[in-house]
The part of an RNA shown here (large-subunit ribosomal RNA, domain VI) has 271 nucleotides and comes from Halopolyspora algeriensis. The source organism's lineage runs through Bacteria, Bacillati, Actinomycetota, Actinomycetes and Halopolyspora. RNAcentral holds the full RNA, with entries from ENA.
Context: one part of a larger RNA
C1' cells in the first nucleotide's frame, strides 16, 4: 500500500507450504518347521540400545567478573584493629537466579485408502491353456490421509463476534448528490516504566482508578560462624556473646523513587 460497499478490536477457517518417517542387538515362540547332519527359520510377541530431533532445568554437572568465605605481595585510609585499590575476577573453596549438556522427559508409531514390482481368483479370444482381454483379490521404509509447525498478499485477499457512528466548512450540481478540506468517535500510535520479548523494528505487561521497574520490608536460597567486647594462651590462635554476620538475579508485600507533562492519527459509506 492492497483486501471494489465506512472505521476498529478480538477470535477463527485452512488453500497451500514445511518438518518428521532412521536403525541395531538380545529374549520368547523354538533348538520347533526344515535338514542325514552341520545348522536353523517365516509369522507373531517382548526387552534393551545407537544415531538424530524437540522441550525443559526436578536431578547430576558446567558457567557464575557488584554473592559468601579463606589467603599471598604491595600501596593507601595517621598508627593498632578493621577495611579499600592493584596484582588474570590476584589466587583458592563454595554458590542463588538465568543460560546450559555431560542431565531429564518425550518423539519416529498404530491405523486407513490407492498403488509399484510381484503373487493370485474367475475367464474367454483360441472347446485346451492363460493373473487380463470384461470382472475381482493380495501386495512396499515409497504415494494420499493420519502427527507437529507456519499459514487469507489464498490479489481467488475468506468467516464469526463485539465496538463506533452525528458533524462543520468551501466548491460544483442534473438538487438525488459529488469533490476537497477541518475537528472528532471506537480505536490506534508517539511518549514513558519494564520483560522469561528482542540486533533495530516487532511482541508481551504496565503507565497513579498503578505493584511495571528500582528502593525498602519479610521470606527462600547461598556462604559458614562477622565486627566489637570478653575469656584462655608468651604467641600463632582457640572459646563465648551467636546457626553469627553478610547476602545478585528467586517468592511475597509496600507507592518511598520513576512510569511525568503531553502530542498525533483515525469513519461519514454502494448501484
Nucleotide at each position: 500500500c492492497g483486501c471494489a460497499c465506512g472505521g476498529a478490536g478480538a477470535c477463527c477457517u485452512g488453500a497451500g507450504a514445511a518438518g518428521g518417517g532412521c536403525u541395531g542387538u538380545c529374549c520368547c515362540u523354538a533348538g520347533u518347521a526344515c535338514g542325514a547332519g552341520a545348522g536353523g527359520a517365516c509369522c507373531g510377541g517382548g526387552a534393551c540400545g545407537g544415531a538424530c530431533g524437540a522441550a525443559c532445568c526436578u536431578c547430576u554437572g558446567g558457567u557464575g567478573u557488584g554473592c559468601c568465605a579463606g589467603u599471598u605481595g604491595u600501596c593507601c585510609c595517621g598508627c593498632c584493629a578493621g577495611g579499600g585499590g592493584c596484582a588474570c575476577g590476584g589466587c583458592u573453596g563454595g554458590u542463588u537466579g538465568g543460560c546450559u549438556a555431560c542431565g531429564u522427559u518425550c518423539g519416529g508409531c498404530a491405523c486407513a485408502g490407492a498403488u509399484a514390482a510381484c503373487c493370485g481368483c474367475u475367464g474367454a479370444a483360441a472347446g485346451c491353456a492363460u493373473c487380463u482381454a470384461a470382472g475381482c483379490g493380495g501386495g512396499a521404509a515409497g504415494c494420499u490421509g493420519g502427527c507437529u509447525u507456519c499459514g487469507a498478499g489464498a490479489u481467488g485477499a475468506g468467516g464469526u463476534c463485539u465496538c463506533c457512528c452525528a458533524c462543520c466548512g468551501a466548491c460544483c450540481u442534473u438538487c438525488g448528490g459529488g469533490u476537497c478540506g477541518g475537528g472528532u468517535a471506537a480505536g490506534g500510535c508517539c511518549c514513558c516504566c519494564a520483560c522469561a520479548c528482542g540486533a533495530u523494528g516487532a511482541g508481551u505487561g504496565g503507565g497513579u482508578u498503578g505493584a511495571u521497574a528500582g528502593g525498602c520490608c519479610g521470606g527462600a536460597c547461598g556462604u559458614g560462624c562477622a565486627a566489637g567486647c570478653u575469656u584462655g594462651g608468651c604467641a600463632a590462635c582457640a572459646g563465648g556473646u551467636g546457626u553469627a554476620g553478610c547476602a545478585g538475579a528467586c517468592c511475597g508485600g509496600u507507592a518511598c523513587u520513576a512510569a511525568c507533562c503531553g502530542g498525533c492519527c483515525g469513519a461519514g459509506a454502494g448501484g